The RNA shown here (SAM riboswitch aptamer (S box leader)) has 112 nucleotides and comes from a Chitinophagaceae bacterium.
Model confidence (mean pLDDT): 82 of 100.
The model forms 89% of the base pairs in the Rfam consensus.
It was read from a public genome assembly, where an Rfam model found it.
It matches the Rfam family "SAM riboswitch aptamer (S box leader)". Its family is annotated with regulation of gene expression in the Gene Ontology.
């Protein structure tokens, strides 16, 4: 870096260095940003994929299903993944609006 499968409208920030970006890339677009952007350090907090414990119920069991808890491994802590490109459709009338699918992507957990 390929592939698989599950989820992405919820939730969660302060300080310290530092000094212009930033929302992944490309286009529009709209937002955040010197009342401090990206990064890096500390802490702290969310969330519960995956292990660990615990409950309940099924099973001869190996194991499943459904709760619970946050200790371990990740992840995350501004807008829906900020929206939108492609495709299909509904509404209103020429442009905007509103589902639904694909495409990309993040993440978790597994394969090779």
């Nucleotide at each position: 870096a390929a592939c698989u499968u599950a989820u992405c409208a919820a939730g969660a920030a302060a300080g310290g260095c530092u000094g212009a970006g930033g929302g992944u890339u490309a286009u529009g677009g709209c937002c955040c940003u010197u009342u401090g952007a990206a990064g890096c350090c500390u802490u702290g907090g969310c969330a519960a994929c995956c292990u660990c414990u615990c409950c309940u119920g099924a099973g001869u069991g190996a194991u499943c299903a459904g709760g619970a808890a946050a200790a371990g491994g990740u992840g995350c802590c501004a807008a829906a993944u900020c929206c939108a490109u492609c495709c299909c459709g509904g509404u209103a009338a020429u442009u905007a609006u509103c589902g639904g699918g694909g495409c990309a992507g993040a993440u978790a957990a597994g394969u090779c």